[in-house]
């Protein structure tokens, strides 16, 4: 880096450094000097994958490997479907993450 499978309206932030962008991409709509992005420290959150517990799983837990901690993956982009045109519904793209493959 590719493929394959599974999962998204639930959860969960303080502090320290830093000083202007950030929410992948397009349009939009937010966030941010009441401090953006990044490191760092120390807490959750969760339950994919190891572990324990358990005769066993759609159970339990929470030590170990990952993620994760503004707003449905923030909304959107193509297709379909409608007395109600919509913050509407249903599929896909695409992207994220986890386990596994090469």
């Nucleotide at each position: 880096a590719a493929c394959u499978u599974a999962u998204g309206a639930a959860g969960a932030a303080a502090g320290g450094u830093g000083g202007a962008g950030g929410g992948a991409c397009c349009g939009g709509c937010c966030c941010u000097g009441u401090g953006a992005a990044a490191c760092c420290u120390u807490g959750g959150c969760a339950a994919c994958c190891u572990g324990u517990u358990g005769a066993a799983c759609u159970a339990a837990u929470a030590a170990g490997g990952u993620g994760c901690c503004a707003a449905a993956u923030c909304c959107u982009a193509u297709u379909c479907c409608c007395a109600u045109a919509g913050u509407g519904g249903a599929a896909a793209a695409a992207g994220a993450u986890a386990a596994g493959u090469u």
Notes
Predicted 3D model of a 102-nucleotide RNA (SAM riboswitch aptamer (S box leader)) from a Cryomorphaceae bacterium. Of the family's consensus pairs, 94% are formed in the model. The organism belongs to Cryomorphaceae, within Bacteria.